The part of an RNA shown here (small-subunit ribosomal RNA, 3' major domain) has 476 nucleotides and comes from a Hyphomicrobiaceae bacterium. The sequence was found in a public genome assembly.
[in-house]
Context: one part of a larger RNA
RNA sequence: UGACGGGGGCCCGCACAAGCGGUGGAGCAUGUGGUUUAAUUCGACGCAACGCGAAGAACCUUACCAAGCCUUGACAUGUCCGGACGGCCUUUGGAAACGAAGGUCUCCCAGCAAUGGGUCGGAACACAGGUGCUGCAUGGCUGUCGUCAGCUCGUGUCGUGAGAUGUUGGGUUAAGUCCCGCAACGAGCGCAACCCUCGCCAUUAGUUGCCAUCAUUCAGUUGGGCACUCUAGUGGGACCGCCGGUGAUAAGCCGGAGGAAGGUGGGGAUGACGUCAAGUCAUCAUGGCCCUUACGGUUUGGGCUACACACGUGCUACAAUGGCGGUGACAGUGGGCAGCCACUCAGCAAUGAGGAGCUAAUCCCAAAAAGCCGUCUCAGUUCGGAUUGGACUCUGCAACUCGAGUCCAUGAAGUCGGAAUCGCUAGUAAUCGCGGAUCAGCACGCCGCGGUGAAUACGUUCCCGGGCCUUGUACA
Numbered sequence: 001u002g003a004c005g006g007g008g009g010c011c012c013g014c015a016c017a018a019g020c021g022g023u024g025g026a027g028c029a030u031g032u033g034g035u036u037u038a039a040u041u042c043g044a045c046g047c048a049a050c051g052c053g054a055a056g057a058a059c060c061u062u063a064c065c066a067a068g069c070c071u072u073g074a075c076a077u078g079u080c081c082g083g084a085c086g087g088c089c090u091u092u093g094g095a096a097a098c099g100a101a102g103g104u105c106u107c108c109c110a111g112c113a114a115u116g117g118g119u120c121g122g123a124a125c126a127c128a129g130g131u132g133c134u135g136c137a138u139g140g141c142u143g144u145c146g147u148c149a150g151c152u153c154g155u156g157u158c159g160u161g162a163g164a165u166g167u168u169g170g171g172u173u174a175a176g177u178c179c180c181g182c183a184a185c186g187a188g189c190g191c192a193a194c195c196c197u198c199g200c201c202a203u204u205a206g207u208u209g210c211c212a213u214c215a216u217u218c219a220g221u222u223g224g225g226c227a228c229u230c231u232a233g234u235g236g237g238a239c240c241g242c243c244g245g246u247g248a249u250a251a252g253c254c255g256g257a258g259g260a261a262g263g264u265g266g267g268g269a270u271g272a273c274g275u276c277a278a279g280u281c282a283u284c285a286u287g288g289c290c291c292u293u294a295c296g297g298u299u300u301g302g303g304c305u306a307c308a309c310a311c312g313u314g315c316u317a318c319a320a321u322g323g324c325g326g327u328g329a330c331a332g333u334g335g336g337c338a339g340c341c342a343c344u345c346a347g348c349a350a351u352g353a354g355g356a357g358c359u360a361a362u363c364c365c366a367a368a369a370a371g372c373c374g375u376c377u378c379a380g381u382u383c384g385g386a387u388u389g390g391a392c393u394c395u396g397c398a399a400c401u402c403g404a405g406u407c408c409a410u411g412a413a414g415u416c417g418g419a420a421u422c423g424c425u426a427g428u429a430a431u432c433g434c435g436g437a438u439c440a441g442c443a444c445g446c447c448g449c450g451g452u453g454a455a456u457a458c459g460u461u462c463c464c465g466g467g468c469c470u471u472g473u474a475c476a
Stems, first nucleotide, its partner, number of pairs: 001476002003473003007470007015460002019424005026316008034307002042053002064302007073127001077126002079123005086105008108117003129291002132289003138285002140280003143276001145274001150189006156165003169180003195268004200236007209226003214223002239262001242256005318417001322376006334365003339358002343354004383414001388409007430452007
């Protein structure tokens, strides 16, 4: 100087408390451990691994296993030789890859030419190739403490020195934020602001959007209009600015007015010096090591989907604030041409057959759901839907291993969950549906969107994490 203390003081955070809803019990989904296996590819392991890499494992993906096949190779550059390369058809071996036989068509570009280039086949060699090892050799990227308020420097001063001072102190703040004081005076990286978005107003612009006034229609449908809504550009607006109180006359704090908004207005982006030899050699790049008829390449099939068990994360429930039937309004984000599909017909339905519009503020996805009315009357039920049998639909070369969906039948556990444990402070929790990426098909996951919409916070003694000052130490 740090680190640590079941030392002290001050302060903060859904850290506790006060509340609301969960997890832990059940079934299923999903990830992991373990076990099994020819293989169940690999990585991630307290917080900060475990619906994580994977925003989509039937083949492919695919890295794993078995079997078949190739050896200058699927891919790159160089040398030499040769030719068009290649397409189509038939027969044939094979699981395919890969072959075997026959037929047919065909000769790229520039240049007069020589030749050059492109392309393909062959030969030999330099080499290719490796998701093989080392993240404790690395770059890059990322997580985490933590959006915590800290981390430093120059000059000066003090100290033999390590170092100290500044950065401590009195107030204050979300903040090393600001004020005052001070052997310090300044400065940098952080904080804040500048950026995006939501909330208010004005203005510019009115089509595909809108409709107050005038006509018109089943219908903003058409004429007309751009006032309103909305769209998307440009500005304004909030600064403790005003008033009162308080404070040291300061910084600030409390209350009030005005205001759409009030003291950082809500949300986002933004992550200091560093810590964890944290994570990643399997995104990529890369040193070293290793393989080279194989640890490379290719094909078919299998596996990654196994199942005495254990854990994590979720979904659905156990019901009446509910189930079922009927009815009927009100969103927002988005997506659409190998696409979204109105409408009609067939089917109980998944879906199929026709078929209009739309490259979309124009057309479509599209039905929002919770709501309201009726019924059921407390039961393993008209709760719950697992499991299983049967019949189908769709995607795709192909749904056996191993897809999703529909209908009929079946109708398991489960009556609110031990110890323990998680999230959340407001348009939040809870609850309800909708969209998108990936994607042929496949979503209870993920990323977004809106609808309805709470309770509680006395307080900081305690648990956890953190900041500042101080004290002890046989620790560095």